[in-house]
Context: one part of a larger RNA
């Protein structure tokens, strides 16, 4: 000198854009943050409407309004958040999969006959503080189930070509056996099954690269390899039985200690050298350990079940709980914010839809934490005013054109009036191509941020400058101290004339910030 998620003194006008628990992955009160389809069912707690009765308080049916709780479907594996753990095929790169899985989307092709039994819910009863739970009865469905067709699907037998470095792979054609479905409806669609391919997304494995220490030098029995089998989308000691004795290592095995990786960031002429916070992409975790369910995915942050520490209700029998989500509390710390506003935009779940959700996301509140702008006035004015400081003191010199004063200006403060753009879908309508639907065009609806930005008007210089330094190091004298009281990066100053301690005048550098610390280059 450059740089920061900074702190810490001192100060502080305003705006844009960023950034805002680096420490205890400690404990967490409170609201929220994942729901949604009545165009799958059965249904009707509660609102609206309509109609009857009415004792005027309500009662009672109906509704293609809507809908709580219930059974179903699809999501809840996304998208938010931490950095424990992990020195690893975790990451990064370049390849392989003839060993492999993808819901929903695309495209193609074919199909969807005919039954059946339950059961939640709703009623009845009952058990317990309570979380909940048990029993009878009764009932739907795109929920279960058997059964019919059924291949290019799957499996067994044999077989021909073509390839591959090799297990094989691809392509034809033949027996046998196995295997499917679901309605809904505004009639327009929307859904279902099956198979082929696509895209997405994902598993696997494989060369290289990717800390410290050798004051860690020997390590390893599922270890290493084979057979056979089980498991698993899939290879594999992945598990297992049996057999042989293998495997690793001074080119650092093992061990210990630090550590999320990259993309990037800072610094450097550049090699390098730190770094790994905002964004992105990948991992790994959701009190702590452990297990599986359910799905297409999961060993699942606001799912389950076990074990263990905490917290918390209780009637002592037993029960709930998990902010490393968004806000916020406590506590640690030198130290980091609103228990805000919207789904208007972007994206997301679910729905034909409208529309519901959505602390992702969009916006605002605090914070000089940064960075970048912009102002705290211009211009004229010398009796070089007063006052201060200095002095060779009736004088000079310096702040200083500085001030007063005279002109002009209004960024930006304040008042005051106007006022966006982000909106384009979707939806409604009217037209057109056309033919009941999709496209295309005109109309209409829909703004949290916001009465903001912004733009005119008034109206006055009116609202606005600090801080650290003057040996080195840009910048010089006085007074006051007298090795004292102090400075200090470093070398050092101070012991009676201190440019170095303190104060005062002057100057110097930087500026809404200047300075100190800390930490990298």
């Nucleotide at each position: 000198g450059g740089a920061u998620g900074a702190a810490c003194g001192c100060u502080a006008g305003c705006g844009g854009c960023a950034g805002g628990c680096c420490u205890a992955a400690u404990a967490c009160a409170u609201g929220c943050a994942a729901g949604u389809c009545g165009a799958g069912g059965g249904g009707u707690a509660a609102g609206g409407c309509u109609c009857a009765c009415u004792u005027c308080g309500g009662u009672g049916a109906g509704u293609a309004c809507a809908c709580g709780a219930c059974c179903g479907g699809c999501g809840c594996a996304c998208g938010g958040g931490u950095g424990c753990g992990u020195a690893a095929c975790g990451c990064g790169u370049a390849u392989g999969c003839a060993a492999c899985c993808u819901a929903c989307c695309u495209u193609u092709a074919a199909c969807a006959g005919a039954g059946g039994g339950a059961u939640a819910g709703c009623c009845c009863c009952g058990a317990g503080a309570a979380a909940u739970c048990g029993g009878g009865a009764u009932u739907a469905a795109u929920a279960c189930c058997a059964c019919a067709u059924a291949a290019c699907a799957u499996u067994g037998c044999a077989c021909u070509a073509u390839u591959u470095c090799a297990u094989g792979a691809u392509a034809g054609a033949g027996c046998a056996a196995u295997u499917a479905a679901a309605g809904c409806u505004c009639c327009g669609g929307c859904g279902g099954u099956u198979a082929a391919a696509g895209a997405u997304g994902g598993g696997c494995a494989u060369g290289c690269g990717u800390g410290a220490c050798a004051u860690u030098a020997g390590c390893u029995a599922g270890u290493u390899g084979g057979u056979g089998a089980g498991g698993u989308a899939a290879c594999g000691g992945c598990u297992c039985a049996c057999c042989a004795a293998g495997g690793c290592u001074a080119c650092g095995a093992u061990g210990u200690c630090u550590a999320g990786g990259g993309g990037u960031u800072c610094u450097g002429a550049g090699a390098g050298g730190a770094u790994g916070a905002u964004c992105c992409c990948c991992c790994a975790c959701a009190c702590u350990g452990g297990u599986a369910c359910u799905g297409a995915g999961a060993c699942a942050c606001g799912g389950a079940c076990c074990a263990g520490a905490c917290u918390c209700c209780u009637a002592c029998g037993g029960g709930a709980g998990g902010c490393a989500g968004c806000a916020g509390u406590a506590a640690g710390g030198a130290a980091u914010a609103u228990u805000g506003c919207g789904c208007a935009a972007u994206g997301g779940a679910g729905g034909c839809a409208a529309c519901u959700c959505u602390g992702a996301c969009g916006c605002a509140g605090c914070c000089a934490u940064g960075c970048c702008g912009c102002g705290u006035g211009a211009a004229g004015g010398a009796a070089g005013a007063a006052g201060g400081c200095c002095u060779u003191a009736u004088g000079g010199g310096u702040c200083g054109u500085a001030a007063a004063c005279u002109u002009c200006u209004u960024u930006u403060a304040u008042u005051u009036a106007g006022g966006a753009a982000u909106a384009a879908c979707c939806c409604c309508u009217c037209g057109c191509u056309c033919g009941u639907g999709a496209g295309c065009g005109g109309g209409g609806c829909u703004g949290a941020a916001g009465g903001u930005a912004c733009u005119a008007a008034a109206c006055g210089a009116a609202u606005a400058a600090g801080c650290a330094c003057c040996g080195c190091u840009a910048a010089c004298u006085c007074c006051g101290u007298g090795c004292c009281a102090g400075c200090a990066g470093c070398c050092g100053c101070g012991g009676u004339a201190a440019u170095a301690c303190g104060g005062a005048g002057g100057g110097u550098g930087c500026a809404a910030g200047c300075g100190u610390u800390a930490u990298c280059c």